[in-house]
Context: one part of a larger RNA
RNA sequence: CGCACGAGACUUGAAGAGGGAUAACCCUAGUACGAGAGGACUGGGUUGUACUGACCUCUGGUGUUCCAAUUGUCCCGCUAGGGGCAUAGUUGGUUAGCUAAGUCGGGAAAGGCUAAAUGCUGAAAGCAUCUAAGCGUGAAGCCAUCUCUAAGACUAGGUCUCGGUCUCCGCAAGGAGUGAAGGCCCCGGGAAGACCACCCGGUAGAUAGGCCGGAGGUGUAAGAGCUGAGAGGCUCUGAGCUGACCGGUACUAACGGCCGAUUG
Numbered sequence: 001c002g003c004a005c006g007a008g009a010c011u012u013g014a015a016g017a018g019g020g021a022u023a024a025c026c027c028u029a030g031u032a033c034g035a036g037a038g039g040a041c042u043g044g045g046u047u048g049u050a051c052u053g054a055c056c057u058c059u060g061g062u063g064u065u066c067c068a069a070u071u072g073u074c075c076c077g078c079u080a081g082g083g084g085c086a087u088a089g090u091u092g093g094u095u096a097g098c099u100a101a102g103u104c105g106g107g108a109a110a111g112g113c114u115a116a117a118u119g120c121u122g123a124a125a126g127c128a129u130c131u132a133a134g135c136g137u138g139a140a141g142c143c144a145u146c147u148c149u150a151a152g153a154c155u156a157g158g159u160c161u162c163g164g165u166c167u168c169c170g171c172a173a174g175g176a177g178u179g180a181a182g183g184c185c186c187c188g189g190g191a192a193g194a195c196c197a198c199c200c201g202g203u204a205g206a207u208a209g210g211c212c213g214g215a216g217g218u219g220u221a222a223g224a225g226c227u228g229a230g231a232g233g234c235u236c237u238g239a240g241c242u243g244a245c246c247g248g249u250a251c252u253a254a255c256g257g258c259c260g261a262u263u264g
Stems, first nucleotide, its partner, number of pairs: 001152001005163007015149004021049007033038001051106005059100004066093005071086006111143003117137004166177004182259004186202005207253003210249005216242003223236005
């Protein structure tokens, strides 16, 4: 820009893409077969491997500062308690998120058309013959089935809902203004994201931060008392601290603008 008014939703599916793997074991059955050794077809079931999709409850990883321990040194006058630097100083754990080695799922079933093959009926050719006319069976194949994209599918589809004002110039075409439903910029953000897009929110508000409560993490803070010669221990105390998690609460920040319709 188009889809012949302007919008907001929900859809149909032309077309395209993906997928279709495989093994072992058990039963049928130690049966058919075979002198024996051995050992099925078929049908049914179970469990894996690889691949693949999703997810984070579990098992783990990470988690650059969430907690604790600790070395050296400098600083806060000193003690105590802290802070800086040393790879995050080192070490032990670890929430959310992201993850695999973790968890759950998938390939199917049942159709249609066929290949090789195998048949029925059947002449040419009184017989025979699956073929010449005709009619079947038959594969991981093909077409659908399954998953995803999808109406720029210009044959531009369908359904529902919302709005369809006035004013001025002009013969008209058209132009200007006002502005509906709605949308955009902008702003607060996000399990969305390179940007864009997408999704939520914008005071009639819980969108983010703060604060409060909780979960989870760490593992008993500081200070005081008691005790021990001391290092230290015990009690207040599962304490104190706590990033992303779950809620609550307008304290802070979501200010402010623009576009936008009826013609044949």
Overview: Large-subunit ribosomal RNA, domain VI from a Phycisphaerae bacterium, 264 nucleotides, folded computationally. The RNAcentral record of the full RNA draws on ENA. NCBI's taxonomy places the organism under Bacteria, Pseudomonadati, Planctomycetota, Phycisphaerae.